Predicted 3D model of a 594-nucleotide part of an RNA (large-subunit ribosomal RNA, domain I) from Acidiferrimicrobium sp. IK. The sequence was found in a public genome assembly. The prediction has a mean pLDDT of 83. Lineage of the source: Bacteria > Actinomycetota > Acidimicrobiia > Acidimicrobiales > Acidiferrimicrobium.
Context: one part of a larger RNA
């Protein structure tokens, strides 16, 4: 030096472990904001460096309930001054207080700053100080008022719990790709997907037939299942791919436009009378009246077509009241009956009591042994109990009986949710007949071009869009996959709507042939931290003494780090570089071999 053996260093694999993820389920909850959100700076403690709570009232103030002996969050000791049965500290409810920046909103601006102006108040009268209030668009009212004569545009002021901005999926809606598949590729596909904006809300969309559908019938819309990998589309390649019907969830319908009738403004005609003011007869009035627009009421909403308008008919009771009487019609008010309501069909609430949420409380007459091992009994081994409670956690090792809790019962002063009840609001004739007034217009359809539908332009219907061109009003007009006929379905060219359906940021519970620190979230620890990057952004590592610190007093080498002794502990080769502690790699002794 090589090889064998022991024993060491180092290193941290390995097994064991969980205080963090994953994953899913149920229940309940789903928007928050100018009354200033999300989200942050800066500050806040006696001493205070990070973290949490908080806001110049600042680890906190009140109030009302729970609670019931300790208490001044936590990393994390000490010290120092306190609180607390007159009830703290903690848990829940409501309210105060709440710097600055942020939609940020007085003007600015490089975010947590900078500079103002006006009104009150203060006293120390000043370059003070404090409180309020000054953004913009909307809507609403009053007022002023060009071009141009009434007006209108503008302007001024006052009033608004209008908007603005943010939320992880989840909807709707404008826009919208390539890779990739077709074993290349260009129609197709991937995909209206991924993205990007827009808007919404606890869902969001869609919806009360111009629908299916077939000679028989449904009966508003979502959403499953099924029909069906069916019908079909298709370089008839690759692919792509419905609808009814059936079964189920879940259930609700209803407001306008028009036609007529009043009103109130605005233009136009028209001027004393053969017009009007319900009608008849007398008197009166008069910017009346008629005709266009126009707002607002009142009617009016439908496919066995529906309303209007006129005529007969029919209705609980009472007052008023149309220019004036009188008689007869309209119309209005209250009452009584009936119906109906707070999510759409009108719209505020307000009381009871029930029920659940937002702290909480009881909860077994339920185990003991000097049996044994051990450092410790929940373990052995004996004899017993409780059980609607043997789910799970901790306790010095496996505990239904030891702590916490479980099974079950019970509980709210306050603040919330739901459905009931009442108070309260709101509404309320119908029938026949004639007339032929209304029934949604640059619309329907129709050419050309495009999109989206299962449907690639095809025999191409239906729908959506651009240009053009352009009806009809019920004896209408659409539609039943080119057309045309009968024949059946419906009623477009306005608007609204709950439930059933998607999701889970957040909150409670539970579960798990899911991870066990190079795994499970990027994070079990000061984690979106340290670091990196001008910026977008990237993005770690880093758990473990022990049952309890009982974390080595004292002595002894040492300048110190360290070590040797005593000392504690079951164990110190568990000594905070701390459990177990493999390998590589470095030794130390001991043998051997040259």
């Nucleotide at each position: 030096a090589g090889c064998c053996a022991a024993c060491g260093g180092u290193g941290g694999a390995u097994g064991c472990c969980u205080u963090g993820g994953c994953g899913c389920c149920u229940a309940a909850a789903g928007c928050c904001g100018a009354u200033g959100a999300a989200g942050g700076a800066c500050g806040u403690g006696g001493g205070u460096g990070g973290c949490u709570g908080c806001g110049a009232u600042a680890a906190g103030c009140c109030a009302c309930g729970g609670g019931g002996a300790g208490c001044u969050g936590c990393c994390u000791a000490c010290c120092a001054a306190g609180c607390u049965u007159c009830g703290a500290u903690c848990c829940g409810u409501g309210g105060a207080u709440g710097u600055c920046c942020g939609a940020a909103u007085g003007g600015g601006g490089a975010a947590a700053c900078c500079c103002a102006c006006c009104a009150c108040a203060g006293c120390u009268u000043g370059a003070c100080u404090g409180u309020g209030g000054u953004a913009c668009u909307c809507c609403c009212g009053c007022u002023u008022g060009a071009a141009c004569a009434c007006a209108u545009a503008g302007g001024g002021c006052g009033g608004g719990u209008a908007g603005a901005g943010g939320g992880a999926a989840c909807c709707a809606g404008g826009g919208g790709a390539a890779u990739u598949g077709a074993a290349a590729c260009a129609u197709c596909u991937c995909a209206g997907u991924a993205c990007c904006c827009u808007g919404a809300g606890g869902a969001g969309a869609g919806g009360a037939a111009a629908a299916c559908a077939a000679c028989a019938g449904u009966g508003a819309c979502u959403c499953c299942c099924u029909g069906a990998g069916u019908a079909g589309c298709g370089g008839c390649g690759a692919g792509c791919g419905a609808a009814a019907c059936g079964g189920g969830a879940a259930g609700a319908g209803c407001c306008u436009a028009a036609a007529c009738c009043g009103a109130g403004c605005c233009g136009g005609u028209g001027c004393a009378a053969u017009a009007g003011c319900c009608u008849g007869g007398u008197g009166g009035c008069g910017u009346u009246g008629c005709c266009g627009g126009u707002u607002c009421g009142g009617g009016g909403u439908u496919g066995u077509g529906g309303g209007a308008u006129c005529u007969g008919a029919u209705g609980g009771g009472a007052g008023g009241u149309g220019c004036a009487c009188c008689a007869g019609c309209g119309c209005c008010u209250c009452c009584a009956c009936g119906g109906a309501g707070u999510u759409a069909c009108a719209a505020a609430g307000c009381u009871g009591a029930u029920a659940c949420c937002u702290a909480g409380c009881a909860g077994a007459u339920a185990g003991c042994g000097u049996u044994u091992u051990g450092g410790a009994a929940c373990g052995u081994c004996g004899c017993a109990c409780c059980a609607u409670a043997g789910a799970g956690g901790g306790u010095a090792a496996g505990a239904g009986u030891c702590c916490c809790g479980u099974a079950u019962g019970c509980g709210a002063a306050a603040g919330g949710u739901a459905g009931c009840a009442g108070c309260c609001u709101c509404c309320g004739u119908u029938c026949a007949g004639a007339c032929a007034c209304c029934c949604g217009a640059g619309u329907a359809g129709c050419a050309c071009c495009g999109g989206a539908a299962c449907c690639g332009u095809g025999a191409a219907a239906g729908u959506c869009g651009g240009u053009g061109u352009g009806a009809a009003u019920c004896u209408g007009c659409g539609a039943a996959g080119a057309c045309c006929a009968c024949u059946u379905c419906g009623u477009a060219a306005g608007g609204c709507u709950a439930a059933g359906u998607a999701c889970u940021c957040a909150u409670a519970g539970g579960c798990g042939a899911c991870c066990g620190a190079u795994a499970g979230u990027g994070a079990a620890c000061u984690a979106g931290u340290a670091c990196c990057g001008u910026g977008a952004g990237g993005g770690a590592a880093a758990g473990g003494u022990g049952a309890a610190a009982a974390g080595c007093a004292c002595c002894c080498c040492g300048g110190g780090a360290g070590g040797g002794g005593a000392g504690u502990g079951a164990a110190a080769u568990a000594g905070u570089a701390c459990c177990u502690g493999a390998a590589a790699c470095c030794g130390u002794u001991g043998g051997u071999u040259u």